[in-house]
RNAcentral holds the sequence, with entries from MGnify. This is a predicted structure of a 1423-nucleotide RNA (small-subunit ribosomal RNA) from a soil metagenome.
């Protein structure tokens, strides 16, 4: 200083594995929207395609010879000379550069490239230093000039001529060669110093100065001098070549590769080593430590990431390679196999007189091309470089800087302060406001960047000149060389940065996103549409998920999208994962490499530690100072730079050597078990078949049947005989084996294991890639053999079919002998080895030991195989000395699900195949335990009229009532298995009525407000189907502060009503259902990582989670009971309207006195608690019998209905969000519909008849109801009923005759004296109104129907079954529906197999919308 964050998504729900998604960061980037201004960066990644024009390497007259011309002047009419331009321009010879500098990434997997050495195997122009020289001659050419070929580009001929071009000759070493001697040295060849001889090999001049020596003597020049140059030699820098070690992608479905190949002599070549070439000889290199082959790529610094280790990446800058239209060459030179040189072939492109030539942007603009996609044919050489040159200088597209691109990264801005009536307008609204929002407006103010005018930098030191000065060569006060100071000269950018001054908020803001994950919500519109989407999923009428609005939320001159990298991925796991069931242990064994390995000593220093030193470039990165106002960028400094090399030091450990040890391992020895294997021999028992003997009609077979077999004698049963395969009992959770696997007996052969005592080897060991061997069943090939069984295959059943189960037959095969195959749920789903880590119980085998005569029990070891359990592990299930705990070595395998063990390809194999073993697609999961429901033609235990056992019935008739459906103008609508269908409707002729058809209204039939007029309201006329319109008459109320005000009622307006109009799947509420079925849950504690478990499960019992006992639970809630209401006895009390026992009267009726006994009424009370006995039973709870008692074990019956569960019904009971409708979907009237009617069903009546029907006689409740009502006597009328009017607001009066029953007739099995449906006629009632469509008499018709298929419903006692009364609701309309009363009053439950529902436990599960789940496979169409 620096330093690790997770999330969504598998499930109902969880934990796990796991995979895919997302947040972070980055880019030569690219689309889409939008876009003020500067700085610094950076900009052809694709076609190593093509390329037009300019430009990008030239310079040197101080090496050399020639040398114009426009223009000027002068002279001359001119022509011309002349002179100046100017010894310039041009080209030429010759020097040096042109190999640098810039581009590009095609090759290139390579000593290319990094590193770290090596060159005792080299080379180096310029440059630097130091030594030595440069002496003295030749002889040629371009260049020009003639004369000439060719379209071009280019040439040929002759002549002339200079050099620092070129060529001998001298001289000459410490260069070269060669011969020799001697010292040190090195890892070999072999270096290096000293010496000695011989041999070879050099140059070049230039330009300023000067006169000290020499010569002509004004001067000059041989000369001297100074600088540039030249030659040779050493050295050095600098740059380059060659070698080595290590390291450098990805495929083994590339496995073997290689003839100059590998080496060795000997040459040749080269600056230098080498098969680098070449003869010659030898037969080697290279490779699972990955050769060869193939694919991709230039390599590094470094750059993005990352905590890190790693993991992409190799753009700009920098170093290295490589390349220059494509392939070849080689020249020149100090360097090149030379991008802007030559040759040569090829391709392409131009030019052309067709003979021939020219050309190379991967330099730098720039064009075309293909592409998402990337720029000016700009400026300067001012600066920094860099070639030439002595220098001015010229060159320089290196480069500086300018221009376009928001391409990236920094910076600044698009205003600041006050400002509430919180404005207007927008959205939103519970209509109250709330939000936009101090935001605007509006006031005061700043002036940054743009934009005008001005002023204005640094970037420039210099070179050179020139003066001066120090110093150095010199003779020299010349001149030069170094150093110094002065003095003069240069700027593309650019009038830039910056600085002043004007002016004016004035010219400057987007973009994405708002369901989670993710920071931010509303309304609208859309209706699985249009559309979103990065995963999970949105969207089917209230969508914070589509689209708009309005508000929010991030960013911000951007901002989203794409795409690419690394992160999150501990999702290749060195840091840092795993394989029993999630992917993953090779089927087992034997070994080969390899990996790894005991105990003691010693060496040694490889590995391992720890010091030094080199090296690890500069940029980067990182600290620190510093520059540009800051930052980005940028200097200066330090710090890293984990690496490689070398050196020294240690020696614990590990190698490596030596030496030894016995405990690992092994060998001899004794003894023991055993289906170990192999072979060859035996043996009995049963099945089949064969002979023959008995004996008859069936046998067989199956759920039941058929098919088969039998009268040609079968089955059954005796005898014989034949043939194969398998060995019963013993037999075990037992034994052997390395696995597969071994099962009768007996010989032989053979392997391997224990257990015990010595001895003896002396680590001799584990493990095991390749390879090699075994290796169930089933196949396979040849030859055998074949009893039984038995794929295929026939055939009989099942079956909707049944190419299955099932049942008759049957052939491969099974059996043996050779060879093949090599696979499995070949499993303990667990690789081997070894060590170490509580026990407790069996069980084989071996030995001890204790005891005894002896066996045996009982202990101890060891080896083998089982349960069971502790730590510990484990996602959990479980594993636990037989590990799936704790270590340590070794092989083998996983990396999300399908595609798929599939394809191609190699191996093997007759063949079937086996092994190796992928990709495209495609999906958001695919798994694993374990939890909680639900479910199962699982289990177990209990209940319920759930079956059973019984009564009666429904399904058949006719009617009635409701549904469907059909029909209709409408037949409003709802309600749909149980849990819809006599259900909303406990009353559809109008009205109800929501529906239809016409006719009408438009602030409305209702309610609130406001203006205006009026009381309110009562009586009435006309048209009209009414609704409604037009009229006419009475009526003047209440308060009052005298202004008015309240109900009313008319009218007008306009805010509003009204809606049985949708949505019950927005909803309250209110019910049904499961279910009166016993269950539902909470708290705290315990358990479990966890969902969850315990508690509530267990023994008993109970109607009941009812209660006991037990127990990691203890206690609680909701529910069960019980408390309420009713009914049954008994009691008190009260006694009228109700009662009469006993007195007394009577018209004989409790009618009257009177009585309170009794009935009853209605208010209070006791009464039943398993309280008492016995009995069973864990002494309990509880159950059975039992007294007593009216009643007994909840005495009958109501009411009472957990938690939920079906989006169950219900917006038409009501209340309600949202949507719709507004002269209508709202009001209002008339008429019609809801009452249709081929049919189907529920549900109920009446009946089919003698237990009846009909007639007549008698009797006996109960609970109700009554003033718009209930109606009595009495009359009329067969009768519905009228007429009357008495009583009663009711224990009084009235409806009210209760019917079954009981008696007595009659009927006689008949479509009836049964049934009563239809019709037909008269009638009564209600009501405006009874045609569509009322109920009810009366007379007369008088249908189906003679007990009702398959199915199927209620009831367990005062229950069913029958009998009839009553109410509600109502003007009437229910003998049939619905609520109630009472009256007579049965049978029968052995039991719980079964059918249904329903509890509680357990179990299995791929189910969880929960079995009406899931889910496979064909087909078909469709994409």
């Nucleotide at each position: 200083a620096c330093g690790g964050a997770g999330a969504g998504u598998u499930u109902g729900a969880u934990c796990c594995u796991g995979g895919c998604u997302c947040a972070g960061a980055a880019c030569g980037a690219a689309c889409g929207u939008u876009g003020g201004c500067g700085g610094c960066g950076u900009g052809g990644a694709u076609u190593a395609g093509g390329c037009a024009u300019g430009c990008a390497a030239g310079u040197c007259g101080a090496a050399c010879g020639c040398g114009a011309a426009a223009g000027g002047g002068u002279a001359g009419c001119a022509a011309u000379a002349c002179c100046c331009g100017a010894g310039u321009a041009a080209a030429g010879u010759g020097g040096c550069g042109a190999a640098c500098g810039g581009g590009u990434g095609a090759g290139u997997a390579a000593c290319g490239c990094g590193u770290a050495g090596g060159a005792a195997a080299c080379c180096u122009g310029c440059c630097u230093u130091c030594g030595a020289g440069a002496g003295g001659g030749g002889g040629a050419u371009a260049a020009c000039a003639c004369c000439u070929c060719u379209a071009a580009c280019g040439g040929g001929g002759u002549g002339c001529u200079a050099a620092u071009a070129c060529c001998g000759c001298a001289u000459g070493a410490u260069a070269c060669u060669g011969c020799g001697a001697g010292a040190c040295c090195g890892c070999a060849u072999g270096g290096c110093c000293u010496u000695g001889c011989a041999g070879u090999c050099a140059a070049a001049g230039g330009u300023g100065g000067c006169c000290u020596c020499u010569a002509u003597u004004u001067a000059u020049a041989a000369g001297c001098u100074a600088c540039c140059g030249c030659u040779c030699a050493a050295a050095g820098a600098u740059g380059g070549u060659c070698c080595u070690g290590c390291g450098u992608c990805c495929c083994a479905u590339u496995a073997g590769c290689u003839a100059g190949u590998u080496g060795g002599c000997g040459g040749g070549g080269u600056a230098a080593c080498g098969g680098c070439c070449c003869a010659c000889c030898a037969a080697g290199g290279c490779g699972a430590c990955g050769a060869u082959g193939g694919g991709u790529a230039g390599c590094c610094g470094a750059u993005c990431u990352g905590a890190g280790a790693g993991g992409a990446u190799g753009a700009c800058c920098g170093g290295c390679c490589a390349c220059a239209c494509u392939g070849g060459g080689a020249c020149u030179g100090a360097g090149a196999u030379a991008c802007g040189g030559c040759c040569c072939a090829g391709a392409c492109u131009c030019c052309u007189a067709c003979g021939g030539g020219a050309g190379g942007c991967a330099g730098c603009a720039g064009u075309c091309g293909a592409g998402a996609g990337g720029c000016u044919u700009c400026g300067g050489c001012a600066a920094u470089g860099g070639g030439g040159g002595a220098a001015a200088c010229c060159c320089u597209g290196a480069c500086c800087g300018a221009g376009c691109g928001a391409c990236g990264c920094c910076g600044c801005g698009u205003g600041g302060a006050g400002g509430a009536u919180g404005a207007a307008g927008g959205c939103c609204u519970u209509u109250g406001g709330g939000u936009u929002g101090u935001a605007a407006a509006c006031u005061c103010c700043u002036g940054u960047c743009a934009u005008g005018u001005g002023g204005g930098a640094a970037g420039a030191a210099a070179c050179g000149c020139u003066g001066c000065c120090g110093u150095u060569c010199g003779a020299a006060u010349a001149g030069g060389g170094c150093g110094g100071c002065a003095g003069u000269u240069u700027g593309a950018c650019g009038g830039u940065a910056c600085c002043a001054c004007a002016a004016g908020a004035g010219g400057a803001a987007g973009c994405u996103c708002c369901g989670g994950c993710u920071a931010a919500c509303u309304c609208c519109g859309u209706g699985c549409c249009a559309g979103c989407a990065g995963c999970c999923g949105c969207g089917g009428u209230g969508a914070u998920a589509c689209g708009g609005g309005g508000g929010g939320a991030g960013c911000a001159a951007a901002c989203g999208u794409u795409g690419u990298u690394c992160g999150g991925a501990a999702u290749c796991a060195c840091u840092g994962g795993g394989c029993g069931u999630a992917a993953a242990g090779g089927g087992c064994g034997c070994g080969u490499a390899g990996g790894c390995g005991g105990c003691c000593a010693u060496g040694u220093a490889a590995g391992u530690g720890g010091g030094g030193u080199g090296u690890u470039a500069a940029a980067u990165c990182c600290c620190c100072c510093g520059g540009c106002u800051c930052a980005a960028c940028c200097g200066g400094g330090g710090a890293c730079a984990u690496g490689c090399a070398u050196u020294u030091c240690a020696u614990a450990c590990u190698g490596c050597g030596u030496g030894g040890c016995u405990u690992g391992a092994g060998u001899a020895c004794a003894u023991c078990a055993g289906a170990g294997g192999a072979g060859a021999c035996u043996g009995g028992a049963a099945u089949u078949c064969c002979c023959g003997g008995u004996g008859u009609a069936g046998c067989g077979g199956u759920g039941a049947a058929a098919u088969g077999c039998g009268u040609a004698g079968a089955u059954a049963u005796c005898g014989g005989g034949a043939g194969g395969a398998a060995c019963a009992c013993c037999a075990g959770u037992g034994g052997c084996g390395a696995a597969g696997g071994c099962g009768a007996g007996u010989c032989u052969c053979u392997g391997g294991g224990a257990u015990g005592a010595u001895a003896c080897u002396g680590a001799c060991g584990c493990u095991g890639a390749u390879g090699c061997g075994c290796g169930a069943a089933a196949g396979c090939u040849a030859g055998g053999g074949g009893a039984g069984c038995a794929a295929a295959c026939g055939g009989g059943a099942u079956u909707a079919g049944a190419u299955a189960c099932c049942c008759c037959g049957g052939u491969a095969g099974u059996c043996c002998u050779a060879g093949c195959c090599g696979u499995a749920a070949a499993c303990g789903g667990u690789g081997g080895g070894c060590a170490c880590u509580a026990g407790g119980u069996g069980u084989u085998g071996g030995a001890g030991g204790c005891a005894u005569c002896g066996a045996c029990c009982c202990c101890u070891c060891c080896a083998g195989u089982g349960c069971c359990g502790c730590a510990g592990c484990u996602a959990a299930c479980g594993c636990a000395u037989u590990a799936a705990g704790u270590g340590c070595c070794c092989c083998g395998c996983c990396u999300g699900g399908g595609g798929a063990g599939u394809a191609c390809g190699g191996c093997c194999g007759c063949a079937a195949g086996g092994u190796u073993g992928a990709a495209a697609c495609u999906c958001a999961a695919a798994g694993g335990a374990a939890u909680u429901g639900a479910c199962g033609g699982g289990g177990g235990c209990c209940c319920g009229c759930a079956c059973a056992a019984g009564c009666g019935g429904u399904g058949g008739a006719g009617c009635a009532u409701g549904u469907g459906g059909u029909u209709u103008a409408a037949u409003u609508c709802g309600a749909u298995g149980c849990a819809a269908c006599g259900c909303g409707a406990a009353g559809a002729a109008c009205c109800u009525u929501a529906c239809c058809u016409g006719g009408c209204c438009u602030u409305g039939a209702c309610a609130u407000c406001c203006u205006g007029g009026g009381a309110a309201c009562c009586c009435u006329g006309c048209a009209g189907a009414g609704a409604u319109g037009c009229g006419g008459g009475g009526g003047u109320g209440c308060c009052u502060u005298c202004g008015g005000g309240a109900a009313c009622c008319c009218a007008g307006u306009g805010a509003c009503a009204g809606g049985u109009g949708c949505u019950g799947c927005a909803u309250g509420g209110c019910u049904g259902u499961c279910g009166u079925c016993a269950g539902c849950u909470c708290g705290u504690g315990u358990c479990g990582u966890g969902a969850g478990a315990u508690g509530u499960u267990g023994g008993g019992u109970u109607a009941a989670g009812u209660c006991c006992c037990g127990c990691a639970a203890c206690g609680a809630g909701c529910g069960c009971a019980a408390c309420c209401c009713u009914u049954g006895u008994c009691c008190c009390u009260a006694g009228u309207u109700g009662c009469c026992a006993g007195c007394a009267c009577u018209u004989c009726g409790g009618g009257u006195g009177g009585g309170a006994a009794c009935u009853c009424u209605a208010g209070g009370g006791a009464g039943a608690c398993u309280g008492c006995c016995g009995g069973u039973g864990a002494c309990a709870a509880a159950c059975c019998g039992g007294a007593g008692g009216a009643a007994g074990g909840u005495g009958g019956g109501g009411a009472u209905g957990a938690c939920g569960u079906c989006a169950a019904g219900u917006c038409a009971u009501c209340a309600u969000g949202g949507c719709c409708c507004u002269u209508a979907u709202g009001g209002c009237c008339a008429g019609g519909g809801c009452u249709a009617c081929a049919c189907a069903c529920g549900u109920g009546c009446u009946a089919c008849a003698a237990u009846g029907g009909u007639c007549g006689g008698u009797a006996c409740a109960g609970a109700g109801g009554g003033u718009u009502g209930c109606c009595a006597a009495g009359u009329c009328g067969c009768g519905a009923g009228a007429c009357g009017g008495a009583g009663c607001c009711a224990a009084u009066c009235c409806c009210a005759g209760a019917a079954a029953a009981c008696c007595g007739g009659u009927c006689g099995u008949a479509g009836u004296c049964c049934g009563g449906a239809u019709c037909g006629g008269a009638g009564u009632c209600u009501g405006c109104a009874a045609c569509u469509c009322g109920a009810c008499u009366c007379c007369g018709u008088g249908a189906a129907g003679u007990c009702g298929g398959a199915a199927u419903c209620g009831c367990u006692a005062g229950u069913a079954a029958u009998c009839g009364c009553g109410g509600a609701u109502c003007a009437g309309c229910a003998u049939u529906g619905c609520c109630g009363c009472g009256g007579u009053g049965a049978a029968u439950a052995c039991g719980u197999u079964c059918c249904c529902g329903g509890g509680c436990c357990u179990u299995g599960u791929a189910c969880a919308c929960a079995c009406c789940g899931c889910c496979c496979g064909u087909c078909a169409c469709a994409c």